[in-house]
RNA sequence: GGUUUCGUAGCUCAACUGGAUAGAGCAUCAGGCUUCGAACCUGAGGGUUGGGGGUUCGAAUCCCUUCGGGACCA
Numbered sequence: 001g002g003u004u005u006c007g008u009a010g011c012u013c014a015a016c017u018g019g020a021u022a023g024a025g026c027a028u029c030a031g032g033c034u035u036c037g038a039a040c041c042u043g044a045g046g047g048u049u050g051g052g053g054g055u056u057c058g059a060a061u062c063c064c065u066u067c068g069g070g071a072c073c074a
Base pairs, nucleotide, nucleotide: 001073002072003071004070005069006068007067010026011025012024013023019057028044029043030042031041032040050066051065052064053063054062
């Protein structure tokens, strides 16, 4: 340099292959329980889906570009 693949909450991953308000576990915070903790139970906060642009009634999903990581080839 070329090809390909991945990027979603603080972390690890979903989202039925375009469908309406993007979820789960752990973690954090608050409450319950407990003599106090741990564990357990309940609830809450937390996302411009890496950035930008496009297609579409509708995009995490499709297209272009760009940034970062991995793999293969040279």
The prediction has a mean pLDDT of 81. Predicted 3D model of a 74-nucleotide RNA (transfer RNA) from a Bacteroidota bacterium. Rfam family: tRNA. It was read from a public genome assembly.